Predicted 3D model of a 685-nucleotide part of an RNA (large-subunit ribosomal RNA, domain II) from a Chloroflexota bacterium.
Context: one part of a larger RNA
RNA sequence: GCCAAUGAGUUACGUUGCGUGGCAGGUUAAGGCGUGAUGCGCCGGAGCCGUAGCGAAAGCGAGUCUGAAUAGGGCGUUCAGUCGCGUGGCGUAGACCCGAAACCGUGUGAGCUACCCUUGGCCAGGUUGAAGCGAAAGUAAUAUUUCGUGGAGGACCGAACCCUUGUAAGUUACAAAUUGCUGGGAUGAGCUGAGGGUAGGGGUAAAAUGCCAAUCGAACACGGAGAUAGCUGGUUCUCCCCGAAAUGCAUUUAGGUGCAGCGUCAAGUUUUACUUUGCGGAGGUAGAUCACUGGAUGGGCCAGGGGGCGUGAGCUUACCAACCCCAACCAAAAUCCGAAUACCGUAAAGGGUAUCUUGGCAGUGAGACAGUGAAGGAUAAGCUCCAUUGUCGAAAGGGAAACAGCCCAGAUCGCAAUCUAAGGUCCCGAAGUGUGUGCUAAGUGUGAAACGAAGUGGGAACGCCCAGACAGCCAGGAGGUUGGCUUAGAAGCAGCCAUCCUUUAAAGAGUUCGUAAUAGAUCACUGGUCAAGGGUUUCUGCACGGAAAAUAAACGGGGCUUAAGCACACCACCGAAGCUGCGGAUUCAUCACGAUUUAUCGAGAUGAGUGGUAGGGGAGCGUUCUUAGUGCAUCGAAGUUAGGUCGUAAGGCCUGGUGGAGCGCUGAGAAGUGAGUAUGUUGGC
Numbered sequence: 001g002c003c004a005a006u007g008a009g010u011u012a013c014g015u016u017g018c019g020u021g022g023c024a025g026g027u028u029a030a031g032g033c034g035u036g037a038u039g040c041g042c043c044g045g046a047g048c049c050g051u052a053g054c055g056a057a058a059g060c061g062a063g064u065c066u067g068a069a070u071a072g073g074g075c076g077u078u079c080a081g082u083c084g085c086g087u088g089g090c091g092u093a094g095a096c097c098c099g100a101a102a103c104c105g106u107g108u109g110a111g112c113u114a115c116c117c118u119u120g121g122c123c124a125g126g127u128u129g130a131a132g133c134g135a136a137a138g139u140a141a142u143a144u145u146u147c148g149u150g151g152a153g154g155a156c157c158g159a160a161c162c163c164u165u166g167u168a169a170g171u172u173a174c175a176a177a178u179u180g181c182u183g184g185g186a187u188g189a190g191c192u193g194a195g196g197g198u199a200g201g202g203g204u205a206a207a208a209u210g211c212c213a214a215u216c217g218a219a220c221a222c223g224g225a226g227a228u229a230g231c232u233g234g235u236u237c238u239c240c241c242c243g244a245a246a247u248g249c250a251u252u253u254a255g256g257u258g259c260a261g262c263g264u265c266a267a268g269u270u271u272u273a274c275u276u277u278g279c280g281g282a283g284g285u286a287g288a289u290c291a292c293u294g295g296a297u298g299g300g301c302c303a304g305g306g307g308g309c310g311u312g313a314g315c316u317u318a319c320c321a322a323c324c325c326c327a328a329c330c331a332a333a334a335u336c337c338g339a340a341u342a343c344c345g346u347a348a349a350g351g352g353u354a355u356c357u358u359g360g361c362a363g364u365g366a367g368a369c370a371g372u373g374a375a376g377g378a379u380a381a382g383c384u385c386c387a388u389u390g391u392c393g394a395a396a397g398g399g400a401a402a403c404a405g406c407c408c409a410g411a412u413c414g415c416a417a418u419c420u421a422a423g424g425u426c427c428c429g430a431a432g433u434g435u436g437u438g439c440u441a442a443g444u445g446u447g448a449a450a451c452g453a454a455g456u457g458g459g460a461a462c463g464c465c466c467a468g469a470c471a472g473c474c475a476g477g478a479g480g481u482u483g484g485c486u487u488a489g490a491a492g493c494a495g496c497c498a499u500c501c502u503u504u505a506a507a508g509a510g511u512u513c514g515u516a517a518u519a520g521a522u523c524a525c526u527g528g529u530c531a532a533g534g535g536u537u538u539c540u541g542c543a544c545g546g547a548a549a550a551u552a553a554a555c556g557g558g559g560c561u562u563a564a565g566c567a568c569a570c571c572a573c574c575g576a577a578g579c580u581g582c583g584g585a586u587u588c589a590u591c592a593c594g595a596u597u598u599a600u601c602g603a604g605a606u607g608a609g610u611g612g613u614a615g616g617g618g619a620g621c622g623u624u625c626u627u628a629g630u631g632c633a634u635c636g637a638a639g640u641u642a643g644g645u646c647g648u649a650a651g652g653c654c655u656g657g658u659g660g661a662g663c664g665c666u667g668a669g670a671a672g673u674g675a676g677u678a679u680g681u682u683g684g685c
Stems, first nucleotide, its partner, number of pairs: 001685006011093013025049003031043005053060002063075004096234002099231001103224006114198009123188001125157003128153001132149006161185003166181004200216001202212003209218001237620006247260005261364002263361006272354001274350008287337001288335002293331003297327004304320002306317004367392007375384002397408003412584004417580001419578001423574003426558003432571001434570006445560001451545002455542008464533001472529005478502003483497003508523001512521002585610007593602003621674001623671010639658008
């Protein structure tokens, strides 16, 4: 992992609803008697509930309490209950099942290991050579030196022994800590045998929270014990009807819970919900505005202030500037104004119980994205937080290549029928190589900004032009003068000032390059030639650049250019579980029909429905056993296996094989009553 078996809302008592039965007041408990004896029948009225309430109580009583009150107010005075059975909740119990880490009690452990006590054992071989001692030298004597002797040491090297530094192997191992090589200690605080001691709120510890039997921040075994678990996981047959929430307030509360909201079921009330239109309201948002409150710019006028002058009176000012005036602005906490929606009321129409009341039972109280209006953030986030609408959640189908939250559309079942939606119609791939008019040349389409650009289409405005425009080519582009100043120089062309006059068809005291300064080239401006449009600005459609990332990889692919791209208009078709058609099922409502114990049931017609998680409600299937009735079976029961058949499903039935002894059906009843998931449990493979 697979298969099989096993595996989770039970029981008692109490309480509160619902269904149903008895009685109308209901009912017995313990106990007793009888009997065909764990049963049944009959006694047993103690007790309980109801029939009256109010008050803390004394107490009073259809009233009572408060109160001075005959006031007011609170609770009552109307309304059938009670005892069983079944069933939904709740409470007390382990209370649907499994699951802690822990806490406490009583014991068992020092044959592992830590330390201690008693008594034993062990340490090849080699090296070094302390003190002391002796001799010699030496000294006045010591000292001192040398040579011997000697054999000290938590001394040295290194086996046994003890340990385990590094590395490799091993890592379902040889091994739940090992093996190889390497390494540390090896006369010592050494190693070791045997016997004994210390015990868990404890011991022991050269101290690591180490060790105390492969277990240690508190051992192990059993018990309290089914500890507790607002947490995780699991919770077993079918069909039918309805169908949520992820919000508010509170919470030692935030992943829990209470109340409310939203669901369901039952009973009751009833022209109540909701929609549209008309009418009537309240409002201060969007917008707008500057009348208020503030902010803020320019100008005018002018108090006041600053500066300057003056001994002073005062004068003056290219400074600042209130008020006032003009112009143009800004505001969530500004408003002289002011919508659309939404909201409230009312009338009519539509609508039909969707509303409301009471009660039983819930679940939810982690939401997500998208559009719109705000806030927070950086006018960031698949960001956070509100409001509002939608979808998902709990929704399948078609489209968006794929894609919970986008677009279309809400699946009762069947059909090789029809029409459409979004989206599409060259091929993949259903349907147009459709029609008309334009645009695009970029494969733009098929990813992006500021900004840039004689791309190209359309519109507008203003100049120029056959008395010749625009572009090109030919020619001129002069004189006073090298203007004055400055400067080493400054001659159109470093810089400053001025920028005139003349000749002219025209020509600047000079547009750019150039020179040391000149020179030179060029332009403005003019003539000729040529010949018909040309120039500037602006609005707009579609394109271009801007454009660097990891697959070709930014049309789904092929591929597409008067498109198979873009814009506008039009025609046709395809396209879904949508609509329609035909047939079937089922729920509810309404009609009539037939039965009936008058609670209801059966068979029809018409209409409206029938996606669904949590969850509520309803109806059934099957298993085991009991009981009453009725059946089958050696001419073959159960089980098992192959095939067939019926039912909307759980399931039922039939035939053959196998098997070899029990097993059904109908009514009623009782449950150890249904398995795929719990890292479930046990067994097999």
The RNAcentral record of the full RNA draws on ENA and SILVA. Rfam family: Bacterial large subunit ribosomal RNA. Gene Ontology terms of the family: ribosome and structural constituent of ribosome. The source organism's lineage runs through Bacteria, Bacillati and Chloroflexota.